Predicted 3D model of a 355-nucleotide RNA (Bacterial RNase P class A) from Halothiobacillus sp.
RNAcentral holds the sequence, with entries from ENA.
The prediction has a mean pLDDT of 79.
Of the family's consensus pairs, 96% are formed in the model.
It is recorded under the gene name rnpB.

[in-house]
Parts: sequence; C1' cells; structure tokens
RNA sequence: GGAGUGGGCUAAGUCAUCGCUGCAUUUUUUGUAAAUGCGGAGGAAAGUCCGGGCUCCAUAGGGCAGGGUGCCAGGUAAUACCUGGGCGACGCGAGUCGACGGAAAGUGCCACAGAAAAUAUACCGCCAGGUCAUCCUAUGGGUGAUCUGGUAAGGGUGAAAAGGUGCGGUAAGAGCGCACCGCGCGGAUGGUAACAUCUCGCGGCAGGGUAAACCCCACUCGGAGCAAGGCCAAAUAGGGGAGCAAUGGCGUGGCCCGCGCUGCUCCCGGGUAGGCUGCUUGAGGUGCUCGGUGACGGGCAUCCCAGAUGAAUGAUGACUCUCGACAGAACCCGGCUUAUCGGCCGACUCCACUC
Repeated sequence: GGAGUGGGCUAAGUCAUCGCUGCAUUUUUUGUAAAUGCGGAGGAAAGUCCGGGCUCCAUAGGGCAGGGUGCCAGGUAAUACCUGGGCGACGCGAGUCGACGGAAAGUGCCACAGAAAAUAUACCGCCAGGUCAUCCUAUGGGUGAUCUGGUAAGGGUGAAAAGGUGCGGUAAGAGCGCACCGCGCGGAUGGUAACAUCUCGCGGCAGGGUAAACCCCACUCGGAGCAAGGCCAAAUAGGGGAGCAAUGGCGUGGCCCGCGCUGCUCCCGGGUAGGCUGCUUGAGGUGCUCGGUGACGGGCAUCCCAGAUGAAUGAUGACUCUCGACAGAACCCGGCUUAUCGGCCGACUCCACUC
C1' cells in the first nucleotide's frame, strides 16, 4: 500500500417564520381559548417467526393423545435466543455454517444402469468332472459345443456391490488363516461433560445410505388475547320459536378422571358501536467500579426518554457538505430473520514492497 474477517457508533445538519401533539403552571370570556416551560418514531419501528410480562377463563389437579426442542456446559424472567467448548464441513487464514440424540427395537425407501441394492446375486469370467466332435508329438494332452457342481479374488454397471493392502493357502477362490489398517466391545489417562489420546486387551466383524421418512429415546408444554379486561352513559322488544334436562347440562384446543356451578343449546328478529380507563417508572437507560475467558451478574451514582385514536413531529425560505438508502410506534419487553445510502472508530488475517 492492497485485499479481507469480526465488532462498536451514527443515519443529513444549522438558522428563521408559521403549524401538529403529550404533560405541567398561569390567566381566563371556563372554550384544549391563550401564554410560558419541558418533551415527541427505528436500527430495523418491518416479518408476526419465537420467548415472556400483564389481563381473563378460574377454585384449576392428574393422565392419555397431540405439539415443541434435540452435542456438552453455562447465561437469562424465559426461549428454537446468547456465550464458551466438542465434533463435522468450507476457507491459505482471521473466521463462517451445522435440521448436531438413536440405523444392533421394528417398518419403509435408494430412480436409471447393472446378474444383483438384501433372506443378495452370476452378465463376462475362473476351477473340477461328464458327454459329443475334432487335432496332435497318441495309454497323454489341446480346441470347440453342451450338462452338472464349486466360486465371488479379476472385469463391467453404478453415488454406493459381502471392509482395504500384502503374504500364505486352495482344484479355483474367499477373513479361509496371518500381519498391519479399519470396525465393534472393554480398559487406562485427561476433562464437570460432550469428547480426545493410548506401542493396552479381546473379537474375524452385525453389507452401506436415509430418521429434513414412519418410528424409538431424553427434556418440555393449560387456553385465549389490549379488538385482553374494567367502569360509565344511552337505547331497545322482560321479543318469538324449537330441543335437552339431575342417571342431565355447563365450565377458554381434543378425550378421560377429579373439582366447581345449577340450568343449557340452536334458529329468527330488535337495540347499542359513544366516553373514560388499561396507556407507559420499566426483567429501564447512562456513568464508574468489582467478579467472570465470555454471555452476564453485583455495588454506587445519576436520569425520566412518544402515548396518538380515520390515527400527532409538517410546510416555506436561506445556508453547509460526508449529497442523505431501507423506511413511521398503537399494551410492553427480550430475541431471531429480512431490507439498507453514506460516514467514523478499533481489533485481527493474508499478499506485495521498503527499512
């Protein structure tokens, strides 16, 4: 100097005039009317994919089915999240990703090709024997065809074919035997563990893949949702009909038991859709410090930082430069994912050059 990897901050700014909205104070013609002061959209507010807080069912337990997660250990209110570690894959590397329990419980699937994809098989082959024909160097051999038996080492197909290499053995072969490797079981050492290592021991050894197929295993799980819920006001038709009923019915996913209550279900028709609240002080932010590899936790201090309701921050003018992307809260918080212009700050990796 170039190319990368992982993080943190910011997200056009300044001034003037008018305008919108929350709270407080004052005035007051008591009208959100005026004045003053302090505030007023995001890093993702988005997706509605997770986890909760909160509210109600409600006094609310147990089981089955069903759902969720899936290496180990921590963090957290909790999680499918985060941190650290293990194993595997990718990358020269810093790093990134993982739908990461079990295939010796069982069932299913593996196209085409190939003999055969599992109770494995024999296409080309190799070996032994029989029959027929034929040739020769003729009581023995060779060749061709066919039949019976053995075989899976060689070749072919395929993503994958009875574990690999070598030696021995055999009629020809084959873990058939042996050595090494691989695999399985056990042991020792290190580690909380996942797991790793071993010049340890035993075994010829269940043919592979697939569970993001069914399934098995471990852990875990009430439901509905701020349009939850509460209060006030107003209006209507204390309307009409059908069914079940204590051995019944109802009770916030299904079924059963338990528990509670004593009526419940369906159809037609009518009225209301207004106001207040919930509604923002929090698992809160910031600074310093202590503990921890880290996520994070403790202590001290300090701050208040949107609450609209057809839906609030806009319009105009001037100036500046880094020339402005993605984009607007609606009960709240913690995550993940997706979109994204530009600027600033740090750490680390690789390449080239110079000293």